[in-house]
Annotation
This is a predicted structure of a 330-nucleotide part of an RNA (large-subunit ribosomal RNA, domain IV) from Lepocinclis ovum. The gene name in the source record is rrn23. Its Rfam family is "Bacterial large subunit ribosomal RNA". The organism belongs to Lepocinclis, within Eukaryota.
Context: one part of a larger RNA
RNA sequence: CCCUUUUUAAGGAACUCGGCAAAAUGGCCUUGUAACUUCGGGAGAAAAGGUGCCCUGGUUUAUACCAGGGUUGCAGCGAUCAGAUCCAGGCGACUGUUUAUCAAAAACACAGGUCUCCGCAAAGUUGAAAAACUAUGUAUGGGGGCUGACGCCUGCCCAGUGCCGGAAGGUGAAGGAAACUUGUUAGCUUUUAGCAAAGCUCGUGACUUAAGCCCCGGUGAACGGCGGCAGUAACUAUAACUGUCCUAAGGUAGCGAAAUUCCUUGUCGGGUAAGUUCCGACCUGCACGAAAGGCGUAACGAUCUGGAUACUGUCUCAAAAAGGGACUCG
Numbered sequence: 001c002c003c004u005u006u007u008u009a010a011g012g013a014a015c016u017c018g019g020c021a022a023a024a025u026g027g028c029c030u031u032g033u034a035a036c037u038u039c040g041g042g043a044g045a046a047a048a049g050g051u052g053c054c055c056u057g058g059u060u061u062a063u064a065c066c067a068g069g070g071u072u073g074c075a076g077c078g079a080u081c082a083g084a085u086c087c088a089g090g091c092g093a094c095u096g097u098u099u100a101u102c103a104a105a106a107a108c109a110c111a112g113g114u115c116u117c118c119g120c121a122a123a124g125u126u127g128a129a130a131a132a133c134u135a136u137g138u139a140u141g142g143g144g145g146c147u148g149a150c151g152c153c154u155g156c157c158c159a160g161u162g163c164c165g166g167a168a169g170g171u172g173a174a175g176g177a178a179a180c181u182u183g184u185u186a187g188c189u190u191u192u193a194g195c196a197a198a199g200c201u202c203g204u205g206a207c208u209u210a211a212g213c214c215c216c217g218g219u220g221a222a223c224g225g226c227g228g229c230a231g232u233a234a235c236u237a238u239a240a241c242u243g244u245c246c247u248a249a250g251g252u253a254g255c256g257a258a259a260u261u262c263c264u265u266g267u268c269g270g271g272u273a274a275g276u277u278c279c280g281a282c283c284u285g286c287a288c289g290a291a292a293g294g295c296g297u298a299a300c301g302a303u304c305u306g307g308a309u310a311c312u313g314u315c316u317c318a319a320a321a322a323g324g325g326a327c328u329c330g
Stems, first nucleotide, its partner, number of pairs: 001325008010316002014314001019311001027051005036041001038149001052071008072076001084309007091301002096108002112147007124133003150296004155226003160223002162219005169214003175208002179204002183200002187195003227245005254288001255285001266282005
C1' cells in the first nucleotide's frame, strides 16, 4: 500500500452523474392511523407506548393472561435471525414474461375492446402427394390483424392505394370460326405454258369468348391524410369577423417547452441562501392528438425523476484496531 471487518470528536450529503456504499428501521403486544379510492384498499400508513425478574390477588383444566406491589442493569424481542419512512410526478393498469453469458424495462404478454376470414371435405398451416394439425372441435367455435384493466371518449376526409359489391359499355388470352389465301395433283386446255375439283396443307382472319383492368358504388378500430395569404373592434395589442387561393378533407374533444419544444436554462409562480433537473401554469405544438388509440385513474413496480425526515466516515479530513496479502528468509 491492497483486501475483509470494527470503531470514531464536531458537523451531517457539504461527497457524487446519482445518498452509490454504509448507517439507520426491524420481533411481539397495545393505542392510533391522512389524502385518495374501483369502497376491496391505501395500512405494518404515519405516529406513540410497552417488553426482564420476584411477590400477592383474579380468570383458566393447563399453557397463559389481567391488576397491584417490589427489585436490578447503560441496555430485559439483553446474543442471532427479522420493514427505513413520507411527499410529488412520468411510464406501464395489475400477477406474470424477456436479451442462458454486459440491457428486467416504459419492451413482450395479459383480461377486456374491435375489425376481418371461416357453414365443416371450414378458413388457416405443413407437405410435389398420400395425409396431418386445427379438432374426435362446429360461429358462446376456430384462424388472422390492431388495441391493451377500469372511467370519459374515439372527430373530419373514400381524391390516391387496398378490400368488398356491381354489371351497361370499352379492352381482353387460349380455343372456336364465316371468308380469303400458299403448296400439292386427278383432270382440262389454246400444251416450251396455263387453268384446276376433292383431300391434305402454309398463312390472314370478320365474328364469338372468362377473369382481370378501365368503369360505377361502398368501406377508416383498412394503408393513410387532416392548409396558406391578406384585412378588420372608439388607446395600444389581439382578432369573435371579412376577403381570397388551394384541397379528398383542412386537426374536433382532450392534452401541451411533454419519454414529443429546435430556438431554450422560453416566460411566470413554487420549492432552495443559491435550482440547465423537479412541480404548477401559459400556448409562440420547429415537429401532440383520438384503438401505430386521446385524456384521466385507486392499487401495483428490484421501473424512472424531483423533494423531505431519520441516519450515517459518502464527505470536511482523516485516525486507530483485528485478520489476510504484499515484503524478507526458506